[in-house]
Annotation
The RNA shown here (c-di-GMP-I riboswitch aptamer) has 87 nucleotides and comes from Anoxybacteroides tepidamans. The prediction has a mean pLDDT of 86.

RNA sequence: CAACGAUAAAGGCAAAGCUAUGGAAACGUAGCGACGCAAAGCUACAGGGGCUAAAGUGAAGUUUCACUAUGCCAGCCAGCUUCCGAA
Numbered sequence: 001c002a003a004c005g006a007u008a009a010a011g012g013c014a015a016a017g018c019u020a021u022g023g024a025a026a027c028g029u030a031g032c033g034a035c036g037c038a039a040a041g042c043u044a045c046a047g048g049g050g051c052u053a054a055a056g057u058g059a060a061g062u063u064u065c066a067c068u069a070u071g072c073c074a075g076c077c078a079g080c081u082u083c084c085g086a087a
Stems, first nucleotide, its partner, number of pairs: 004085002012037002017032006035075001041080003047077002049073003056067004
């Protein structure tokens, strides 16, 4: 330095759910809360994948259906960076 990852040390993050709030929704933010995580840190037009469908378009025909991202997800894979050091 790389790979690897412990019943190590020091710290870190926080799923579901609930409350408040923004949003059409997905989802975000804050608080409570811990299912888990060695990258659960960062990156979302210009890698793959997933979610939503306001506006729009097309059907239908009076509020439904389909398509669609310009809206999202990094705790899906991927890329980049990185603390510690037993075997």